[in-house]
Source information:
Predicted 3D model of a 168-nucleotide RNA (FMN riboswitch aptamer (RFN element)) from Dictyobacter arantiisoli. The prediction has a mean pLDDT of 79. NCBI's taxonomy places the organism under Bacteria, Bacillati, Chloroflexota, Ktedonobacteria, Dictyobacter.
RNA sequence: AGAGACCUUCGGGGCAGGGUGAAAUUCCCGACCGGCGGUAAGGUAGCAAGCUUAAAAAGAGCCCUAUCAAGCCCGCGAGUCUAUAUGCAGUCGCUUCUUGACUAUGUAUAUGAUUGAUUCGGUGCAAUUCCGAAGCCGACGGUACAGUCCGGAUGGGAGAAGGUUAUG
Numbered sequence: 001a002g003a004g005a006c007c008u009u010c011g012g013g014g015c016a017g018g019g020u021g022a023a024a025u026u027c028c029c030g031a032c033c034g035g036c037g038g039u040a041a042g043g044u045a046g047c048a049a050g051c052u053u054a055a056a057a058a059g060a061g062c063c064c065u066a067u068c069a070a071g072c073c074c075g076c077g078a079g080u081c082u083a084u085a086u087g088c089a090g091u092c093g094c095u096u097c098u099u100g101a102c103u104a105u106g107u108a109u110a111u112g113a114u115u116g117a118u119u120c121g122g123u124g125c126a127a128u129u130c131c132g133a134a135g136c137c138g139a140c141g142g143u144a145c146a147g148u149c150c151g152g153a154u155g156g157g158a159g160a161a162g163g164u165u166a167u168g
Stems, first nucleotide, its partner, number of pairs: 001167001004165007017029003031148002033138002035076004042068005050062004071136002079114003083111007090102004118134005140151003
């Protein structure tokens, strides 16, 4: 130094106020929220390396370096679904100690499918990322119709940080 391996920890936010009603954080007015990785002309910091300026040095600067920066750009995750494969369970049959079947069922893993939303103006060589403005989106089950309540979930998880180590 460390693509690999192992371990530990961490890993999601949000209806104020009001209306109708027997009943709504679910409808209506309005309010509020934005997981993970990537990209980046912006912000901040810097001059060690590179580049520019300079005869050189010093100094300064950068499209250089570090870091932060997108819900709606790219990808991922959870959720859902069906199919396939495999394992386990289950059921049925044969048999006798392991073997077969499964229309349908439960469960785990892998693969697959599905899984939301942005425009306009400005600047500029260049922006769906910057600045300004106006919009839009948000699994399933429950319940008066839910991004925000309750539930599966003390779960899972994209990944993040740290440690140890094979190895070089």